Predicted 3D model of a 328-nucleotide part of an RNA (large-subunit ribosomal RNA, domain IV) from a metagenome.

[in-house]
Context: one part of a larger RNA
RNA sequence: CUAUCGUUAAGGAACUAGGCAAAAUAGCCCCGUAACUUCGGGAGAAGGGGUGCCUGCGCGAGCAGGCCGCAGCAAAGCGAGCCGAGCGACUGUUUACCAAAAACACAGGUCUCUGCCAAGCCGAAAGGCGAUGUAUAGGGGCUGACGCCUGCCCAAUGCCAGAAGGUUAACAGGAGGAGUCAACCCGUAAGGGGGCAGCUUCGAAUCGAAGCCCUGGUGAAUGGCGGCCGUACUAUAACGGUCCUAAGGUAGCGAAAUUCCUUGUCGGGUAAGUUCCGACCCGCACGAAUGGCGUAACGACUUGGCUGCUGUCUCAACGAUAGACUCG
Numbered sequence: 001c002u003a004u005c006g007u008u009a010a011g012g013a014a015c016u017a018g019g020c021a022a023a024a025u026a027g028c029c030c031c032g033u034a035a036c037u038u039c040g041g042g043a044g045a046a047g048g049g050g051u052g053c054c055u056g057c058g059c060g061a062g063c064a065g066g067c068c069g070c071a072g073c074a075a076a077g078c079g080a081g082c083c084g085a086g087c088g089a090c091u092g093u094u095u096a097c098c099a100a101a102a103a104c105a106c107a108g109g110u111c112u113c114u115g116c117c118a119a120g121c122c123g124a125a126a127g128g129c130g131a132u133g134u135a136u137a138g139g140g141g142c143u144g145a146c147g148c149c150u151g152c153c154c155a156a157u158g159c160c161a162g163a164a165g166g167u168u169a170a171c172a173g174g175a176g177g178a179g180u181c182a183a184c185c186c187g188u189a190a191g192g193g194g195g196c197a198g199c200u201u202c203g204a205a206u207c208g209a210a211g212c213c214c215u216g217g218u219g220a221a222u223g224g225c226g227g228c229c230g231u232a233c234u235a236u237a238a239c240g241g242u243c244c245u246a247a248g249g250u251a252g253c254g255a256a257a258u259u260c261c262u263u264g265u266c267g268g269g270u271a272a273g274u275u276c277c278g279a280c281c282c283g284c285a286c287g288a289a290u291g292g293c294g295u296a297a298c299g300a301c302u303u304g305g306c307u308g309c310u311g312u313c314u315c316a317a318c319g320a321u322a323g324a325c326u327c328g
Stems, first nucleotide, its partner, number of pairs: 001323008010314002014312001019309001027051005036041001038145001052067006068072001080307007087299002092104002108143007120129003146294004151225003156222002158218005165213003172206001176202005184193003226243005252286001253283001264280005
């Protein structure tokens, strides 16, 4: 020096991205216990006290005897606590081997499909699951306890319903045309013209379903939710004008896990605070089941502060064990 341990004067987070690590707390009995709350909880809250007593002996550590209670930690083992905020209600689940979370799930909510040989799914089929179930059931989508709520737009896209009209396939239909070709005509001939029937082929009108166009509906369907100008002495604009739109963002929240400018501005906390908390609203670019806003309890989650505690640090020292080093 490396690894793992032990102790440390004074200070006590000054360390650091961050109290990471370490230290500290700890069992049992008694007292006592706040905000908030879904009245269950919060709670082991917090914070205190005790964990032996008596007699004798010994300088003392202690030794000997006795006493009481449910309980007097011998060692080991054995909660640090409090305050504020975000997210997720909760217990759970997950990237076996870099991520345990705010991700997934979840009860609950809602939409939709399905009348039973169900829908849906597996299979080439037989067959099976669904289910020996039957709409208080089963499948799928979204949301995610609970509380208060969930606004406007159906123009586009999707879905549902409708059937008058337009369009529309095969099929049916066969007007009409074409090829070949007998007779016949021209020619001495070669050949040319001509075209019946048959065969072959092209084929118009007409008929013709769903779909699409069309008419409506539908947002806890995919989604969307404006601009410019002026006006109250100044500033601002309840108000007005105008253009565009399917309709122009309601409640609530807001520099936010969302705010670029930005360390916004003000207040709080600190001697000093790009973080944090409370406000403001100029929301670059929140917003209502891709849910909005709250919320007791819960969390190896994230974030700010405080007490305790400490070798994290000021700043290092000593010790132990195993290496490193020397010899074999």